A computed fold for a 404-nucleotide RNA from a Steroidobacteraceae bacterium, annotated as Bacterial RNase P class A. The coordinates come from a structure-prediction model, not an experiment, and the mean pLDDT is 75. The organism belongs to Steroidobacteraceae, within Bacteria. RNAcentral holds the sequence, with entries from ENA. The gene name in the source record is rnpB.

[in-house]
RNA sequence: GGAGUCGGCCGGGCAAUCGCUGUCGUCGCGUAGGCGGCGAUGGAGGAAAGUCCGGGCUCCGGCGGAUGAGGUGCCAGGUAACGCCUGGGGGGCGCGAGCCCACGGAAAGUGCAACAGAAAGCAAACCGCCCAAGGCCGCGCGGGUCACCCCGCACGGUCCGGCAAGGGUGAAACGGUGCGGUAAGAGCGCACCGCGCCGGUGGUAACACGCGGCGGCACGGCAAACCCCACCUGGAGCAAGGCCAAAUAGGGAAGCCGCGGGGCGGUGCAGGCGCGAGCCGGCAUCGUGCCCGCAGCGCUUAUCCGCGCGCGCUUCCGGGUAGGCCGCUCGAGGCUCGUGGCGACACGAGUCCCAGAGGAAUGAUUGCCCUCGACAGAACCCGGCUUACAGGCCGACUCCCUUC
Numbered sequence: 001g002g003a004g005u006c007g008g009c010c011g012g013g014c015a016a017u018c019g020c021u022g023u024c025g026u027c028g029c030g031u032a033g034g035c036g037g038c039g040a041u042g043g044a045g046g047a048a049a050g051u052c053c054g055g056g057c058u059c060c061g062g063c064g065g066a067u068g069a070g071g072u073g074c075c076a077g078g079u080a081a082c083g084c085c086u087g088g089g090g091g092g093c094g095c096g097a098g099c100c101c102a103c104g105g106a107a108a109g110u111g112c113a114a115c116a117g118a119a120a121g122c123a124a125a126c127c128g129c130c131c132a133a134g135g136c137c138g139c140g141c142g143g144g145u146c147a148c149c150c151c152g153c154a155c156g157g158u159c160c161g162g163c164a165a166g167g168g169u170g171a172a173a174c175g176g177u178g179c180g181g182u183a184a185g186a187g188c189g190c191a192c193c194g195c196g197c198c199g200g201u202g203g204u205a206a207c208a209c210g211c212g213g214c215g216g217c218a219c220g221g222c223a224a225a226c227c228c229c230a231c232c233u234g235g236a237g238c239a240a241g242g243c244c245a246a247a248u249a250g251g252g253a254a255g256c257c258g259c260g261g262g263g264c265g266g267u268g269c270a271g272g273c274g275c276g277a278g279c280c281g282g283c284a285u286c287g288u289g290c291c292c293g294c295a296g297c298g299c300u301u302a303u304c305c306g307c308g309c310g311c312g313c314u315u316c317c318g319g320g321u322a323g324g325c326c327g328c329u330c331g332a333g334g335c336u337c338g339u340g341g342c343g344a345c346a347c348g349a350g351u352c353c354c355a356g357a358g359g360a361a362u363g364a365u366u367g368c369c370c371u372c373g374a375c376a377g378a379a380c381c382c383g384g385c386u387u388a389c390a391g392g393c394c395g396a397c398u399c400c401c402u403u404c
Base pairs, nucleotide, nucleotide: 001400002399003398004397005396006395007394008393009392010391012369013368014367015366016365017364018363020043021042022041023040024039025038026037027036028035029034045375049386050385052384053383054382055381056380057237058236059235060234069233070232071231072230073229074088075087076086077085078084089103090101091100092099093098104228105227109226110225111222112221126167127166128163129162130161134159135158136157137156138155140153141152142151143150144149175193176192177191178190179189180188194217195215196214197213198212199211200209201208202207241326242325243324244323251317252316253315254314255313256312258294259293260292261291262290263288264287265286266285267284268283269282271280272279273278296309297308298307299306333352334351335350336349337348338347339346340345370373
């Protein structure tokens, strides 16, 4: 100088003015709920997103157990918990820093494997290799009585057959290399490597071992196929849930009951007239065996009386709607140190308060500057994962080239 790996951080800046919104203080108005003015102060994110996991919180349900269903799946630790994180083991990729992996069980059962291929789980044989044994054909030699015939031997071919080394197919074909062996071959035998089982050693464990013994190898793959094993899980979600509570309608309880007008009577008030006893009318209120008008149902056809019911009236109670209040943001909280731990993290001390709306605020304008600004907007809260993202900063490390 170039190429790369991992981790952490930032996410236009400054100023002025005008708004929106939460809180606090203060003043004014209002009986009050509140409204308004002024001042101070807070006002989106690293993902607020997807709503995929885990928890808090709330309501409902619940003796206990089993089954079912769903999920998780190497080991140990962290945590409120997790499918997350940390450390480790195993496997794969990379020269490397590093990265990726649902990574329990296939000698319990069931099942699956397209195409190709002879054959896909139990063995099988297309090309090929082999004629040692048996049969046949050809040819040659020897012998038997010389040519027919018979017997034997060698060679070439072939049938029956043997083989699984080589080729070929496939994602996958019943260990690999070498030597021996054989007709040709083959764990058929042997050596080494690999594999399995038992034991030993190390490790908390997963697991490891260039430790020992046994076994020629018996046991191919797939469980994000059913299944088996171990562990986890009650349901619904802030429109959870709680409180206050209008009008109208409806529910429940108690009580009252003809209504209006007139007449008459009592009481009260003030007024007028009269010398006076008294008389006159007015208003309010109470009453009524009187009169008129109007007025539900049943007992009861009609009238009267009585009783009951409904309508009605008065008072009270409870539920719910509109509306309002709470839940609501101080929390498994942030920051800085210290201690323990490889680490995730835990503990301790100090310090800080950092949106809380409810049709939903977080914006606009102007000026200056720069590298000219991405993805994107809280709605009960928190821990994760995943996904999106212009550009930039910091740290650690790896490989290559060059120079000293």